This is a predicted structure of a 1469-nucleotide RNA (small-subunit ribosomal RNA) from an uncultured Gemmatimonadales bacterium.
RNA sequence: AGAGUUUGAUCCUGGCUCAGGACGAACGCUGGCGGUGCGCCUAAUGCAUGCAAGUCGAACGAGAACUAGAUCUUUCGUAAGAUCGAUCUAGGGAUAGUGGCGAACGGGUGCGUAACACGUGAGAAACCUGCCCUGGAGAUCGGGAUAGCCCGAGGAAACUCGGAUUAAUACCGAAUAUGCUCACAGGACCACAUGGUCCGGUGAGGAAACAGUCCGCUGCUCCAGGAUGGUCUCGCGGCCUAUCAGCUUGUUGGUGAGGUAAUGGCUCACCAAGGCUCCGACGGGUAGCUGGUCUGAGAGGACGAUCAGCCACACUGGGACUGAGACACGGCCCAGACUCCUACGGGAGGCAGCAGUAGGGAAUUUUCCACAAUGGACGAAAGUCUGAUGGAGCAACGCCGCGUGCAGGAUGAAGGCUUUCGGGUCGUAAACUGCUUUUAUGAGUGAUGAAUUAAGACAGUAACUCAAGAAUAAGGGACGGCUAACUACGUGCCAGCAGCCGCGGUCAUACGUAGGUCCCAAGCGUUAUCCGGAAUUACUGGGCGUAAAGAGUUGUGUAGGCGGCUUGUUAAGUAAGAUGUUAAAGCGUACGGCUCAACCGUAUAAACAUAUCUUAAACUGGCAAGCUAGAGGGCGAGAGAGGUUAUUGGAAUUUCUAGUGUAGGAGUGAAAUCCGUAGAUAUUAGAAGGAACACCGAUGGCGUAGGCAGAUAACUGGCUCGCACCUGACGCUCAGACACGAAAGCGUGGGUAGCAAACGGGAUUAGAUACCCCGGUAGUCCACGCCGUAAACUAUGGAUGCUAGCUGUUAGUCGUAUCGACCCGAUUAGUAGCGAAGCUAACGCGUUAAGCAUCCCGCCUGUGGAGUACGAGCGCAAGCUUAAAACAUAAAGGAAUUGACGGGGACCCGCACAAGCGGUGGAGCGUGUUGUUUAAUUCGAUGAUAAGCGAAGAACCUUACACAGACUUGACUUCCUUGGAAGGACUACGAAAGUAGACUGUGCCUUUUGGAAUCAAGUGACAGGUGUUGCAUGGCCGUCGUCAGCUCGUGUCGUGAGAUGUUUAGUUAAGUCCAUCAACGAGCGCAACCCUUAUAGUUAGUUGUAUUUUUCUAGCUAGACUGCCCUGGUAACAGGGAGGAAGGAGGGGAUGAUGUCAGGUCAGUAUUACCCUUAUGUCUGGGGCUACAAACACGCUACAAUGGCCAGUACAAUGGGCUGCCAAGUCGCAAGACGGAGCAAAUCCCAUCAAAGCUGGUCCCAGUUCGGAUUGAAGGCUGAAACUCGCCUUCAUGAAGUCGGAAUCGCUAGUAACGGUAAGUCAGCACAUUACCGUGAAUACGUUCCCGGGUCUUGUACACACCGCCCGUCAAACCAGGAAAGUCGUCAAUACCUGACGUCCUAGCUUGUCUAGGCCUAAGGUAGGGGAGAUGAUUGGGGUUAAGUCGUAACAAGGUAUCCGUAGCGGAA
Repeated sequence: AGAGUUUGAUCCUGGCUCAGGACGAACGCUGGCGGUGCGCCUAAUGCAUGCAAGUCGAACGAGAACUAGAUCUUUCGUAAGAUCGAUCUAGGGAUAGUGGCGAACGGGUGCGUAACACGUGAGAAACCUGCCCUGGAGAUCGGGAUAGCCCGAGGAAACUCGGAUUAAUACCGAAUAUGCUCACAGGACCACAUGGUCCGGUGAGGAAACAGUCCGCUGCUCCAGGAUGGUCUCGCGGCCUAUCAGCUUGUUGGUGAGGUAAUGGCUCACCAAGGCUCCGACGGGUAGCUGGUCUGAGAGGACGAUCAGCCACACUGGGACUGAGACACGGCCCAGACUCCUACGGGAGGCAGCAGUAGGGAAUUUUCCACAAUGGACGAAAGUCUGAUGGAGCAACGCCGCGUGCAGGAUGAAGGCUUUCGGGUCGUAAACUGCUUUUAUGAGUGAUGAAUUAAGACAGUAACUCAAGAAUAAGGGACGGCUAACUACGUGCCAGCAGCCGCGGUCAUACGUAGGUCCCAAGCGUUAUCCGGAAUUACUGGGCGUAAAGAGUUGUGUAGGCGGCUUGUUAAGUAAGAUGUUAAAGCGUACGGCUCAACCGUAUAAACAUAUCUUAAACUGGCAAGCUAGAGGGCGAGAGAGGUUAUUGGAAUUUCUAGUGUAGGAGUGAAAUCCGUAGAUAUUAGAAGGAACACCGAUGGCGUAGGCAGAUAACUGGCUCGCACCUGACGCUCAGACACGAAAGCGUGGGUAGCAAACGGGAUUAGAUACCCCGGUAGUCCACGCCGUAAACUAUGGAUGCUAGCUGUUAGUCGUAUCGACCCGAUUAGUAGCGAAGCUAACGCGUUAAGCAUCCCGCCUGUGGAGUACGAGCGCAAGCUUAAAACAUAAAGGAAUUGACGGGGACCCGCACAAGCGGUGGAGCGUGUUGUUUAAUUCGAUGAUAAGCGAAGAACCUUACACAGACUUGACUUCCUUGGAAGGACUACGAAAGUAGACUGUGCCUUUUGGAAUCAAGUGACAGGUGUUGCAUGGCCGUCGUCAGCUCGUGUCGUGAGAUGUUUAGUUAAGUCCAUCAACGAGCGCAACCCUUAUAGUUAGUUGUAUUUUUCUAGCUAGACUGCCCUGGUAACAGGGAGGAAGGAGGGGAUGAUGUCAGGUCAGUAUUACCCUUAUGUCUGGGGCUACAAACACGCUACAAUGGCCAGUACAAUGGGCUGCCAAGUCGCAAGACGGAGCAAAUCCCAUCAAAGCUGGUCCCAGUUCGGAUUGAAGGCUGAAACUCGCCUUCAUGAAGUCGGAAUCGCUAGUAACGGUAAGUCAGCACAUUACCGUGAAUACGUUCCCGGGUCUUGUACACACCGCCCGUCAAACCAGGAAAGUCGUCAAUACCUGACGUCCUAGCUUGUCUAGGCCUAAGGUAGGGGAGAUGAUUGGGGUUAAGUCGUAACAAGGUAUCCGUAGCGGAA
């Protein structure tokens, strides 16, 4: 410090996500030690049990046990004595009580509280303060009670009552009064307003306590001061909400009184009507505040655990008492809820103290030890008490430290994983050898913490020493990118992962497992939350033309903000200095103590802020005085659809009247509805009525905007120019407010010619609630009143200043010039076009800024939900304004780029159309395909680019299919072992494959073991697979397309994707060439080089020619290049001509750029991966691929006379041939047979080489002498074999068919069409294919249209690229929220009723802990509203969801351009 994610790619805007740090954490897996911190964030929910506040006998009375002594008594004993009981004395002091001090501290919690609660700084001249310290003065004389104890009574208990009796440092009276308090009237000094201090005078009032002792004192009373602690007041500061805008009656102030320690409406009586508020009152929500903590570069943001300060609370609510201090956590009273005890009459209780328990929850510890230390209460002290505190225990909860060993050790062991099978890796890792002992374990010594002679909870702890032994000790997460770290297997859009992007559909570095690796380490990950990154609320530090964002106008203008020049003054802002404060801890720095660190200590620094004082006077502000450049006024001119009202004009439409006139008119893509013979349309004349104003007219004018257009008049607003006469900053902007505000719409009343929502009809259509047509009502118009919105747009708020210009235009003025008007020049105010700098993401803006600056206002913060709901305001309504959330989502969006596409445009080309010729589609047959059938009808190819295609030829074979029969190292390859050479012929069974058997036979080399080759058997490695995937692939092919394109280097332009070059003007078949140009060059394509053909020459020539020429064969060469001429053109080139066999590429072929279609092929071969292995392999037999309702594709033959048939007759080329072609001759009607010459071919044969053609004859327009299907019979050929299932011949038979609907195909010249010939495949089988020659046309005006392509341009919401994208209803599921008759609890108030305790007041007498009454109030009740919430049958919309329905609204001119406002209508768009 950044990164990922919108796109085909780019830049921007913009959100989402990640990497960091933190934590009172929780969860998962794992877990050795120590130090030091920390541990109910939820239910301020309920609590069993124990403890947490007592102490003082040196204040007081009493006083058990016990001890000592004395007296009396009992028992024992001779006695001494022991012992029992009683009494007394002394000690002792359990226990309860009176009294004092404490219990208001310490400890807990964060409910409430938005407040003087907190923080900070001031003030109290309006205050109080026990214990403590200092100073001063004192303590004299008396009195009566009471608890306890005792007696009695009630009660279950808690406890209560009565009687008698007693003490005090308990209580009371009197005296005294340095001070003190009050009243009255004075003086001096001081002061911040009310006042304060001091002095003296008169009057009144008010104190005390004793006890102990070590004899010093402690304790008591009054006064003054201090210290400490508290109380009150004020300035400033710190949450959200305006969908809370008005709040307030003790309210604001005054006078008087009461009350308090004290000021004060704190309370009361009276008087006045104030007080607060947009600088946010009142209301609602949330919340203890702070020092600080976390984060951040900082500014900030978030938080307020532990520690420290303050506040608040103590079961809930209220209240007071005591006291120095409380309205009191472990006190009291009352009310309420809850729990417990009860004899049912009544009582008891309050863990938000420490432990602990239940519950809640993701979640938070021991019912421990000690007062040894520190601190606190009491005490004179010893001491007692202290769950404060000091410690220990539990928990990896955090931070810090240490360890789990160190060194050597390669045949790189075994094993795991992987592998290209060679190896690689875990890995010096282990084993093994040597060494060490931190920690853990065992043993010994053993502290500091204590001041103090003794007394240490921690603790036999820390530390030290010794011992044994590598011994006691490693996991977690990750490994697609971000982000360090990769392989194998399994799985197969399944299971699953995921923070974002996303991964998984058979080779997953993303799932699961394993190995390996990376990171951290006694932890590691995940989750929640906070800050950061996020400049993503922008003070530092953002924006608003198009991304979200300028209100419709800012027209008037308030508050507010900002404000021209000069002088003086002031000192609020500002700046400097000084002083005080800013608790400690924390943070920073230095040093030090625990072995280090965490932790702790000492010192120091620093900081924001704040208060007061002093100084300065430039700037801002205030005050005062001036100025004229801003602003306004005056005078003189000017332009204008600026506004309002009234009057008035012509053209046109429609209607009516009348005339002329006759059959149509109107309308459309085409029609129809409609009008018209009852006379339309057309035309003429006249009339009526309403609305709108042609030409001028214009990126012209005016207006704040909306907007404004015939003419005239009246009234009226603003603007511009000139002069520089007046005022003297009077200005700019503007929240709220007021005003205006198109169209549509609403109300009332008019008006209504045309147009025209709705509506009716006609068309179109699958439908047509539309587009088109015929009608037509609101409305449009006027008056008055509402509405208040528009894509109300320049999508651009207003004002001021500055920053190059050029051009047009509107309205003025001036100069020059002129007789004058023009012209020319200058300037002001507008309005347009281009453009420098600059700005911008780009597009673009550019003195009319979107530039550079200042001021003010408005607005924005991902998308959807939604400009919606609820609430409020306005409105007659329609609705408008203000304006969310839940939820969903990773994008939505802007500009530009390259493509693709368009029922966009321009140009160009092509048998693309047109012009022609001939076909297909109809018939029969052949072939192929689909479908169906079948045991099988093997498989593939499926628009163009499948379908006479793979297949250049399925009877068996082929053959892959089905059935049946067989084989299992196999039909085939390599290796090993054993045996035999091989081979030949034979028998039985079988459909064959094969099985079983018997016979014959021995070769070559050799070192005599064997070897080569071959056969058989066996063994396992392996073979084999036309099994799957062409969407894992290579190779090959088709297609766009023989279309003219596709790219690169350098340079330049652009932030960039990219552009330029390759565009443009011409030209060409061509990105062919030329010209120009920020391009210059180059590559793959084009062309050329290659083959063939047409002409000539030349060479050679067999098997060709009788021979020369010629022809032929096959080699070489020539020839054509726009070379020449004319015309046009800069040129490229084009047009014409000559010559020439051939002319502008002469004809044809081969040759196919970058790429597209996941195009085709795993079944030609090759090949990854997967699958089968007595079968998905192999062999055999017969069968099937040849089936047949139907459909399609490609062909053949025809339908006839340009013909059929018969007879005669003429002319080719390319090819093939030894398992072959086969002559002559003979036989057969023929197919063919016999035959065997010749030929491995320019020689012989196929092959007379043809047929159409030509000549002659016949047929005479018909289902025929056309046509030949189908069928019967008889034959021939090939072949083991023609049944399924071949071809041919002869005779007989003689079907459909009379030129073919919609539609559609080929072809531009030796072409189409027609005619035959040959070859490959092949035993046989050709209507197919590939070649060959013969005969031999017609037409092309042209590019409007159809199809395809190319270039440029344009639009785009497409990029899987229009077979794209995408909208809404309906149906289904789920989700959240709204409305809803209501229902439910809850909150804060209001009114009224009842009203405890208690303070206060009044009254009484029995003077008390009295009684009665009153005011106030907690709580309760009643009532009507309000706020927030939960729930609710039903219901409106919204969102989401791989493959539901209906349409096709939008994106291209999206097929009716789209969009905005409004109104009506419609399944939906």